This is a predicted structure of a 75-nucleotide RNA (c-di-GMP-I riboswitch aptamer) from a Mollicutes bacterium.
It matches the Rfam family "c-di-GMP-I riboswitch aptamer". About the family: GEMM was predicted in a large-scale screen for bacterial structured RNA regulatory elements.
The organism belongs to Mollicutes, within Bacteria.
Model confidence (mean pLDDT): 79 of 100.
It was read from a public genome assembly, where an Rfam model found it.
């Protein structure tokens, strides 16, 4: 010094729930909350799933697969 990997330790995100908003709906913003996450950062125009509608098109979901990127310190 590269590479992999991931016990500790500072951190970091924040399901359902319930309150306010938006919407025709799947949801989705905000607050509260911590179920749990080593990528629960991004990508819906790599690709598959599933779901919704004013349904032959239009939308939703990244905390489904999955894709691509990054990670102090000290072992």
């Nucleotide at each position: 010094u590269g590479c992999u990997a991931c016990a500790u330790u500072a951190g970091c995100c924040a399901a359902a729930g319930c309150u306010g908003g938006a919407g025709c709906g799947a949801u989705c913003c905000a607050g509260u909350g911590u179920c749990g996450g080593a990528a629960a950062a991004c990508u819906a125009c790599a690709g598959g799933g599933u779901c919704u509608c004013u349904c032959u098109g239009a939308g939703a979901u990244a905390g489904c697969c999955a894709g691509c990127u990054g990670c102090a310190a000290a072992g």